[in-house]
This record gives sequence, structure tokens and C1' cells, in this order.
RNA sequence: GCGGGCAUGGUGAAACGGUAUCACGACUGCUUCCCAAGCAGUAAGUCCGAGUUCGAUUCUCGGUGCCCGCU
Repeated sequence: GCGGGCAUGGUGAAACGGUAUCACGACUGCUUCCCAAGCAGUAAGUCCGAGUUCGAUUCUCGGUGCCCGCU
């Protein structure tokens, strides 16, 4: 330099173009003599910019970062 893949709560992952879901973790409460476990609840997310569309995590283009291959 060329080609391909990936980017979603703190972490790991889901999501036909139509209310973004699950697990772990965090916090609050219940329970317990205390801790752990258990139960109930709360907060927290689509890498950035543009385009298409009634509507974009999803499709298109550009950028950034990471990974793989080729040279």
C1' cells in the first nucleotide's frame, strides 16, 4: 500500500427497517444475629459524520479504532 471482518450499558453477548433484549456486575430494598446466598426493584448502551426511508443498531458513502490475510 491492497483486501476482508468487527465496533451495542462497567463487562460479555442478542436484536425481519418498526417500544434496543439477556447474562454477569453496580446501586436500593426485603430476608439473616452478621456475612454469603436468595427474592424484588432502579440506573446505565447502538464508535463519529452524512445519505436513503414515514421510520436506521440494521441499508449506502466517508472517517476513526481494533483484528486477520496479502504485498
The RNA shown here (transfer RNA) has 71 nucleotides and comes from Promineifilaceae bacterium (SeqCode). The coordinates come from a structure-prediction model, not an experiment, and the mean pLDDT is 84. Rfam family: tRNA. The family's RNA type in Rfam is transfer RNA. The sequence is in RNAcentral, with records from ENA. Taxonomically the source falls in Promineifilaceae (SeqCode) (Bacteria, Bacillati, Chloroflexota, Ardenticatenia).